[in-house]
């Protein structure tokens, strides 16, 4: 199901953060020093789940609690990557299409 949740598409919006010196006629482009931003990506993570192992337990079983290992979110954090005029990118939202068919 008059099609959800998801995935792609064109079109719209879309933040945040810089100073100085060389060097050029200037702008740009280019080096350099320090400093900054977080909404491409991407890292690290609670609750809980599972497993081992320990103690209580009857010399068991269920179960508490202690450790360890593994899984387990972001817009939260790191600032790796990107970014700090202006394009160019951008997480997300919207409007329309397309796939897809309850997998929410």
């Nucleotide at each position: 199901u008059u099609g959800a949740u998801g995935a792609c598409c064109u079109g719209g919006a879309g933040a945040g953060a810089g100073u100085c010196c060389c060097g050029u006629a200037g702008u740009u482009u280019g080096g350099g020093a320090c400093g900054c931003c977080g909404a491409a990506g991407g890292u690290g993570u609670a609750a809980c789940c599972u497993g081992c192992c320990g103690c209580c337990g009857a010399a068991a079983a269920a179960g508490a609690c202690a450790g360890c290992a593994g899984g387990g979110a972001a817009a939260c954090u790191c600032u790796c990557a990107g970014g700090c005029a202006a394009a160019a990118g951008g997480a997300u939202c919207c409007c329309g299409g397309u796939c897809g068919g309850a997998c929410a």
Notes: A computed fold for a 104-nucleotide RNA from a Planctomycetota bacterium, annotated as Glycine riboswitch aptamer. The organism belongs to Planctomycetota, within Bacteria. The prediction has a mean pLDDT of 81. It matches the Rfam family "Glycine riboswitch aptamer". Its family is annotated with glycine biosynthetic process in the Gene Ontology.